The RNA shown here (FMN riboswitch aptamer (RFN element)) has 154 nucleotides. Its Rfam family is "FMN riboswitch aptamer (RFN element)". From the family's description: The RFN element is a highly conserved domain that is found frequently in the 5'-untranslated regions of prokaryotic mRNAs that encode for flavin mononucleotide (FMN) biosynthesis and transport proteins.

[in-house]
């Protein structure tokens, strides 16, 4: 040096614009963002992991509610061309994706009223959907870190 143990520290970004409208950071157009490890070479889209969510007859804490651990489940999205020994990782071009809860002017169907019909407007009910960027759990947790210290080993 490497390795092991303990402790400390660090450990997620983003709607500035325009349109419609009484009203939109959720609609429409454009804009903007990209956790950790690995991979012959640099990755939101490859292989894994974390977070969130769901479940458990297990363990611990708690008077209880409940919380934590552990185990299981779930978990999005890329192609073409170029360079090269090697790239779904670089360069060029065009695409795509984004937990849970909250918040809407979304959608469908039915009914009623109105406009001569059509087409639509308004109101009601049922069902359904609804923000990557706002708010919240979260001053949390966290994959991990050739970040630091101590001790051991050598």
């Nucleotide at each position: 040096a490497a390795c092991g143990u303990g402790c400390u520290c660090c450990g997620g970004g983003g709607c500035u614009c325009g349109g419609u409208g009484a009203g939109a950071a959720u609609c429409c157009g454009a804009a903007c963002c990209g956790g950790c490890g690995g991979u012959c070479a640099a990755a939101g889209u490859c292989c894994g992991c974390g977070a969130a969510c769901c479940g458990g007859u297990c363990c611990g804490a708690u008077g209880a509610u409940u919380c934590g651990g552990c185990c299981g489940g779930c978990u999005g999205a890329c192609c073409u061309g170029g360079u090269g020994g090697a790239a779904u990782u670089c360069c060029a071009g065009g695409a795509c994706c984004g937990a849970c809860a909250g918040u809407g002017a979304g959608g469908u169907u039915u009914c009623g009223u109105c406009u001569g019909u059509a087409a639509g407007a308004c109101g009601a009910a049922a069902c359904u959907c609804a923000a990557g960027u706002c708010u919240g759990g979260a001053u949390g947790g966290g994959a991990g870190g050739c970040a630091g210290c101590a001790c051991g080993c050598g």